[in-house]
RNA sequence: CACUGAUAAAGGCAAAGCCACCGAAAGGCGGCGACGCAAAGCCUCCGGUCUACGGGUCUACUACCUACGAUAGCGGGGUUGCCAGA
Repeated sequence: CACUGAUAAAGGCAAAGCCACCGAAAGGCGGCGACGCAAAGCCUCCGGUCUACGGGUCUACUACCUACGAUAGCGGGGUUGCCAGA
């Protein structure tokens, strides 16, 4: 340095839910809280999924399409990192 995560050691992060705030929504931020996670550290480049303010089509009610929005705890990828060595 690469690979692996069996065995430890030191730790780390924080699902759902609740409160409060932001947002049209999806969802996000903070506190409480732990479902889990060897990168559940960071980054939207690719795919998937979610939402549709706005835009378009249709319209009696309305419905449908659309990402420039979101998801890094959906996967791929990039990048950085603790310990150990079955």
c-di-GMP-I riboswitch aptamer from a Gammaproteobacteria bacterium, 86 nucleotides, folded computationally. Model confidence (mean pLDDT): 89 of 100. It matches the Rfam family "c-di-GMP-I riboswitch aptamer". Its family is annotated with cyclic-di-GMP binding in the Gene Ontology. Rfam describes the family as follows. GEMM was predicted in a large-scale screen for bacterial structured RNA regulatory elements. NCBI's taxonomy places the organism under Bacteria, Pseudomonadati, Pseudomonadota, Gammaproteobacteria.